[in-house]
Description: RNAcentral holds the full RNA, with entries from ENA, Greengenes and SILVA. Predicted 3D model of a 475-nucleotide part of an RNA (small-subunit ribosomal RNA, 3' major domain) from an uncultured rumen bacterium. Its mean pLDDT, the model's own confidence on a scale to 100, is 80.
Context: one part of a larger RNA
RNA sequence: UGACGGGGGCCCGCACAAGCAGUGGAUUAUGUGGUUUAAUUCGAAGCAACGCGAAGAACCUUACCAGGGCUUGACAUCCUACUAACGAAGCAGAGAUGCAUUAGGUACCCUUCGGGGGAAGUAGAGACAGGUGGUGCAUGGUUGUCGUCAGCUCGUGUCGUGAGAUGUUGGGUUAAGUCGGGGGGCGAAAAGCAACAAAAUAUUGUUAGUUGCUACGAAAGAGCACUCUAGCGAGACUGCCGUUGACAAAACGGAGGAAGGUGGGGACGACGUCAAAUCAUCAUGCCCCUUAUGUCCUGGGCUACACACGUAAUACAAUGGCGUUUAACAAAGGGAAGCGAGACCGCGAGGUGGAGCGAAUCCCAAAAAGGCGUCUCAGUUCGGAUUGCAGGCUGCAACUCGCCUGUAUGAAGUCGGAAUUGCUAGUAAUCGUGGAUCAGCAUGCCACGGUGAAUACGUUCCCGGGCCUUGUACA
Numbered sequence: 001u002g003a004c005g006g007g008g009g010c011c012c013g014c015a016c017a018a019g020c021a022g023u024g025g026a027u028u029a030u031g032u033g034g035u036u037u038a039a040u041u042c043g044a045a046g047c048a049a050c051g052c053g054a055a056g057a058a059c060c061u062u063a064c065c066a067g068g069g070c071u072u073g074a075c076a077u078c079c080u081a082c083u084a085a086c087g088a089a090g091c092a093g094a095g096a097u098g099c100a101u102u103a104g105g106u107a108c109c110c111u112u113c114g115g116g117g118g119a120a121g122u123a124g125a126g127a128c129a130g131g132u133g134g135u136g137c138a139u140g141g142u143u144g145u146c147g148u149c150a151g152c153u154c155g156u157g158u159c160g161u162g163a164g165a166u167g168u169u170g171g172g173u174u175a176a177g178u179c180g181g182g183g184g185g186c187g188a189a190a191a192g193c194a195a196c197a198a199a200a201u202a203u204u205g206u207u208a209g210u211u212g213c214u215a216c217g218a219a220a221g222a223g224c225a226c227u228c229u230a231g232c233g234a235g236a237c238u239g240c241c242g243u244u245g246a247c248a249a250a251a252c253g254g255a256g257g258a259a260g261g262u263g264g265g266g267a268c269g270a271c272g273u274c275a276a277a278u279c280a281u282c283a284u285g286c287c288c289c290u291u292a293u294g295u296c297c298u299g300g301g302c303u304a305c306a307c308a309c310g311u312a313a314u315a316c317a318a319u320g321g322c323g324u325u326u327a328a329c330a331a332a333g334g335g336a337a338g339c340g341a342g343a344c345c346g347c348g349a350g351g352u353g354g355a356g357c358g359a360a361u362c363c364c365a366a367a368a369a370g371g372c373g374u375c376u377c378a379g380u381u382c383g384g385a386u387u388g389c390a391g392g393c394u395g396c397a398a399c400u401c402g403c404c405u406g407u408a409u410g411a412a413g414u415c416g417g418a419a420u421u422g423c424u425a426g427u428a429a430u431c432g433u434g435g436a437u438c439a440g441c442a443u444g445c446c447a448c449g450g451u452g453a454a455u456a457c458g459u460u461c462c463c464g465g466g467c468c469u470u471g472u473a474c475a
Base pairs, nucleotide, nucleotide: 001475002474003472004471005470007469008468009467010466011465012464013463015459016458019423020422021421022420023419026314027313028312029311030310031309032308033307034305035304042053043052064300065299066298067297068296069295070294073128077127078126079124080123081122082121083120086104090099091098092097108117109116110115130289131288133287134286135285139283140282141278142277143276144274146272153189154187155186156185157166158165159164172179201263203234204233205232206231207230208229209228212224213223214222237260240254241253242252243251244250316416320375321374322373323372324371325370333364334363335362338357339356343352344351345350382413387408388407389406390405391404392403393402429451430450431449432448433447434446435445
């Protein structure tokens, strides 16, 4: 100087408290451990691994296993020789592959017609290719974390023999090392904080109106006031008033205002810590494999199942279930190998068909919680697991191993021990909607809107953090 203390002081944070809803019990989904297996590919491991890499494992993916093949190779450059390119049907085989430099098929540029060149293919030789093999404790890059915490430093001056100190500390204040004032410091010299002509949200002026909007039962036609769209502005700064304060910084109250003290929400993550994570995104040193640790194929596996844990979904019901109301009311998205209307067929999943739309025009598209009726407290008209049968869709192909529909079946479960999580407002809770990935597959993820609470006395205690101070087993 740090670090640490079941030392002290001050201060923050859904940290506790006050509340609301959960998890822990049930079933299922999913990830992990374990076990099993020919293989159950690999990585991630307290917080900060475990619906994580994976925004989607039937084949492919795929890295794993079994078997069948290849050896200059699936991929790149170079050399030699030959051949234009292109290239079946069929047969054998699980396929890769072989018959096959096959049958067929014919020719780019220059030319002194001798030939030369280019692209591509085949054969041969080796230089080499290749490796999701090892090392994240050799690395780059990227990322997590403390933590959006308010800290981390520097130049010069001064003090100290020196390590160092000071500044950066003390009294106020702030979300903030934020600000003002005091002070052997001064400065701003950085990157942080804050701010920004960085993006979006809440209000408004103006300009511009088609596909939007308006009057209407509907259309034509008309218009641009309104909604909305999208360009340019305005607006919030403790600016104004009062009180407190040191006459400061600021705090509290008020006015005006759509909005008030950072308006609300995001993006943005200092010096560093954890030899944190990643050699399997990628790149890369070294080591290792080279008829195999490379590569092609078929099938299997990653989906196993006594069990344990995490994260979710659905419930245990009446604030509910079921039926009905098709004119109750959204936002944000997506659409061409696509979205697919009306119509018709089917109980339904879906099918036939193909209007319109590269979309403010057409489509996905029905929003759901809501309103009305019924059930009357039961293992039930709750709950839907499991299983049988019959079907639909995608796709070469749903046995291992997809999703959906109808019908039958109708398990556990009556609110969950110790313990433990999230959340302070348009939040929690609850209700649906869309998207990425994607042939198909969503209870996950990312977004969107609808309805819409309770509580916060306070900082004694638990956890994490910041500043000052104190002690020293430690560096």